RNA sequence: UGUUAUUCACAGGGGCGCCCUAUGGCUGAGAUGCACCCUUUGAACCUGAUCCAGAUUAUACUGGCGUAGGGAGUGUAUAGCAGUUGCAG
Repeated sequence: UGUUAUUCACAGGGGCGCCCUAUGGCUGAGAUGCACCCUUUGAACCUGAUCCAGAUUAUACUGGCGUAGGGAGUGUAUAGCAGUUGCAG
């Protein structure tokens, strides 16, 4: 100096639907939470999409579409590895 992993700091991105048998039920990390998820190794999330198939009381509920198009990051510290340079013997 580079690289990998981890930690921390700050910053950024994102969604919040369905059923009324309702002080309830469904899926989910999260259905407005001092929360949760994601940040290029990017299906977090958006577009196509008032899409297609299946299931359901109903809903991206499941699958397809989907090696489609988009999509938000920097720094500190520690450790490992690799390279380079200086000094001494």
TPP riboswitch aptamer (THI element) from Psychrobacter piechaudii, 89 nucleotides, folded computationally. RNAcentral holds the sequence, with entries from Rfam. It matches the Rfam family "TPP riboswitch aptamer (THI element)". About the family: Vitamin B(1) in its active form thiamin pyrophosphate (TPP) is an essential coenzyme that is synthesised by coupling of pyrimidine and thiazole moieties in bacteria.